[in-house]
Molecule: SAM riboswitch aptamer (S box leader)
């Protein structure tokens, strides 16, 4: 990389350099010179791995990854009630462990 397999309605910053784009694609509708994306410092958060307790349901911790605007911001395609919406599912993304 590319496969499997879980989760994805909650959580949670603020300097300092940069110096205009960002929110996966696309079409919405936000975010942004009262500094976008990036890099670095520190501090949070607790999804998955780990640690500890444990009635094995679940606490707790914050070490490895991750993560810190709006449900993955909606909706992209089937189905069903409806009649311009809801209500499921799935593809697609992210994360994370596993294995080749």
């Nucleotide at each position: 990389u590319a496969c499997u397999u879980a989760u994805c309605c909650a959580g949670a910053a603020a300097g300092a350099c940069u110096g205009a784009g960002g929110g996966a694609g696309a079409g919405g509708c936000c975010c942004a010179a009262u500094g976008a994306a990036g890099u670095c410092u520190u501090a949070g958060c607790a999804a998955c791995c780990u640690g500890u307790u444990g009635c094995u349901a679940a606490a707790u911790a914050a070490g490895g990854u991750g993560c810190u605007a709006a449900u993955u911001c909606c909706u992209u395609c089937c189905c069903g009630c409806a009649u311009u919406g809801u209500g499921g599912g799935a593809c697609a993304g992210a994360u994370a462990a596993g294995a080749a």